[in-house]
RNA sequence: GAUUUAUAAAGAAGAGUGGAGAGAUUAGGCUCAACGAAGCUCUAGCAACCUUCCCUGUAAGGAGUGGUGCUAAAACCUAAACCGGCCUUUGGUCAGGUGAUGAUAAAUU
Numbered sequence: 001g002a003u004u005u006a007u008a009a010a011g012a013a014g015a016g017u018g019g020a021g022a023g024a025u026u027a028g029g030c031u032c033a034a035c036g037a038a039g040c041u042c043u044a045g046c047a048a049c050c051u052u053c054c055c056u057g058u059a060a061g062g063a064g065u066g067g068u069g070c071u072a073a074a075a076c077c078u079a080a081a082c083c084g085g086c087c088u089u090u091g092g093u094c095a096g097g098u099g100a101u102g103a104u105a106a107a108u109u
Base pairs, nucleotide, nucleotide: 001109002108003107004106005105006104007103013043014042015041016040017039021032022031023030025080026079027078028077029076044071045070046069049067050066052063053062054061075101081098082097083096084094085093086092087091
C1' cells in the first nucleotide's frame, strides 16, 4: 500500500518549539488562528479496538498493565450517489434510509 470486518452527534489540554496558515480532497458555507495556525517535542487526560489482570456461565461485567488511537465545532455542515417522507413541486426541505469518500482499530496479505 491492498482486502475484509467494526466504529463515530458521548468523552478528554497544558507547556515548550515553530512562525502563517488550519478544519482529508474538490465546490459552497461556516468556524479557528499574531491574545500565535499547521508541524514537532514533553507532560497530562479521554476512550476501551487489541492486550493483560479480576470476576464469571469460554457469556455479560469490572479494572486500565502494555500496543494503537484520540483530546474546537457531528467525520464542523452540505454536495460531488440512489431511494423515501413533506411542501408553496424543473425546486425546496428533513437529528429519513442506504451508499460514496476519508479516518481509526483488528485480522489477512
A computed fold for a 109-nucleotide RNA from a Bacteroidales bacterium, annotated as SAM riboswitch aptamer (S box leader).
The sequence was found by an Rfam model in a public genome assembly.
NCBI's taxonomy places the organism under Bacteria, Pseudomonadati, Bacteroidota, Bacteroidia, Bacteroidales.
Its Rfam family is "SAM riboswitch aptamer (S box leader)". Rfam links the family to the GO term regulation of gene expression.